[in-house]
Context: one part of a larger RNA
Molecule: small-subunit ribosomal RNA, 3' minor domain
Organism: Candidatus Synoicihabitans palmerolidicus
RNA sequence: CACCGCCCGUCACGUCAUGAAAGCCGGUUCUGCCCGAAGUGCAUUUGCCAACCAGCAAUGGAGGCGAUGUCCUAAGGUGAGGCUGGUGAUUGGGACGAAGUCGUAACAAGGUAGCCGUAGGGGAACCUGCGGCUGGAUCACCUCCUU
Numbered sequence: 001c002a003c004c005g006c007c008c009g010u011c012a013c014g015u016c017a018u019g020a021a022a023g024c025c026g027g028u029u030c031u032g033c034c035c036g037a038a039g040u041g042c043a044u045u046u047g048c049c050a051a052c053c054a055g056c057a058a059u060g061g062a063g064g065c066g067a068u069g070u071c072c073u074a075a076g077g078u079g080a081g082g083c084u085g086g087u088g089a090u091u092g093g094g095a096c097g098a099a100g101u102c103g104u105a106a107c108a109a110g111g112u113a114g115c116c117g118u119a120g121g122g123g124a125a126c127c128u129g130c131g132g133c134u135g136g137a138u139c140a141c142c143u144c145c146u147u
Base pairs, nucleotide, nucleotide: 003110005107008103009102011100013097014096015095016094018092019091020090023087024086025085026084027083028082029081031079032078033077034076039072041070042069043068044067045066047065048064049063052061053060054059113134114133115132116131117130118129119128120127121126
């Protein structure tokens, strides 16, 4: 580069991150239930045993081993929940991107002054109603101040 200005939103294209989302796959934690190795304790024991005790002996007792049961319990299985990660058809807006589309909402009284709140409506900027504000121009009047 100064109205042949500035500028708003939808739509289209591209890139990026992100919200929602049936579902799918994990991590972690808590809890209920099932199962339950090894082992200690406890109980039982018709099994086994040379050592200790009694006994001449047979044998009995004590103790040990084994077995069985039981309490505790690791791992495992299963159900519900908490926190969290990834993925996910589809979907919502967002940011950005010299020369795309539609209009022209705002900036001058921006051509219906604008803006705020609210309700309704509309391809879009927006429009309409109600209430409010002046951060509205113009004209007229009033009050005050200055010259």